[in-house]
Molecule: SAM riboswitch aptamer (S box leader)
Organism: Oleiagrimonas sp.
Formats: sequence, C1' cells, structure tokens
RNA sequence: CACUCAUCGAGACCGGCUGAGGGGCAGGCCCUUUGACGCCGGGGCAACCCGCGAAUCGAAAGGUUCGCACGGUGCCAACUCCUGCGGGGCGCAAGAGCGCUUGCCGAGAGAUGAGUC
Repeated sequence: CACUCAUCGAGACCGGCUGAGGGGCAGGCCCUUUGACGCCGGGGCAACCCGCGAAUCGAAAGGUUCGCACGGUGCCAACUCCUGCGGGGCGCAAGAGCGCUUGCCGAGAGAUGAGUC
C1' cells in the first nucleotide's frame, strides 16, 4: 500500500513556540492575526486491542452486558460540519421528467481500531 471485520448524532483543556492558512477531495458552509493549522510540555475523553472481576447464555469452545486499573493506538470545533451515487416519501407534470426532503433507508468515499498479507 492492499484486503477483511467493526464503529463513526455522545465525550474531551491549559500553557509555550511558530506565523497563514485550515476543516481528506469537489461544491457549499464554517474556523482563523481576539493567532487557527502544525510542533512541544502538561492535562483530559473514552472507541478498539490487552488484563482482571461480576452477571448471564452455552455441552464445550466461546459469546453478550456491566465495571475497574495499567499499557498499545486513537481522539479533545461544528452529525464523518453538510452534500456528492442509488432508492423511499412529498409536490408539480398528459408524459418525459423536474423540484423538495435526505436528523428517511442503503451504498460509495473518508477516519479510527483489530486482524491478514
């Protein structure tokens, strides 16, 4: 890098350095010299992995739920900020189709974790 599975409407700051862009891409819309983004120090949140305990299901292997501490990652603006493709619903139209909704459903894309290679 690629593939598989799971999750993504909650949550989370204070300083120092730097100095103009940043929010993956596109269109929007936001953040930002009242200093964003990035780096460093400290702090925190809690999704996965790891460990322990309790309850429960199971013949067992193991599964599910809850809790707890350290550790490995991750995260600490806005629903993954919204939309992007297909469908559903509503409205207009003789019809082809058009518009709205999209906090209705699904997929794609993206991010994170675990595993495989």